[in-house]
Parts: sequence; structure tokens; C1' cells
RNA sequence: GCCGCCAUCGUCUAACGGUUAGGACGACUGAUUCUCAUUCAGUAAAUCGGAGUUCGAUUCUCCGUGGUGGUACCA
Repeated sequence: GCCGCCAUCGUCUAACGGUUAGGACGACUGAUUCUCAUUCAGUAAAUCGGAGUUCGAUUCUCCGUGGUGGUACCA
């Protein structure tokens, strides 16, 4: 250089093109407990950027960015 795959809460991970974008862990608050731990309840937190298609895009298409894998060249 060429080809492929991936990108969503702090982390991991769901979501037929129509959900208030869900769950687990973690964080925080509260309850329980003599204390700690456990357990229970709750709160905050996310769609990489842009364009297009569409009545409607996290989802489909294109471009870019980043990550990752393969491959070529290395005279």
C1' cells in the first nucleotide's frame, strides 16, 4: 500500500428500521446489621464524527477517525 472485521453507560454486553436505548459488574445513596461483610431497594452514566436513503436510522449505504486481523513490497 491492498483486503477484511469491529466501534453503544466507567467495564462487559443486548436492542425486526418505530423501546423512556435494556441487562450484568463497578460507582454512589438509602435500608438491614453493634461493626464489617452479605442481602435488599434506588440513583447517575452511553449509541466514534459527518453525509445520504427513509415518514422514521444505534440498526441500511458512503466518507472519515480509531482499534484489530490478514497480505504484498522492502530494490

The prediction has a mean pLDDT of 83. A computed fold for a 75-nucleotide RNA from an uncultured Opitutia bacterium, annotated as transfer RNA. It matches the Rfam family "tRNA". It is annotated as a transfer RNA. Its family is annotated with triplet codon-amino acid adaptor activity in the Gene Ontology.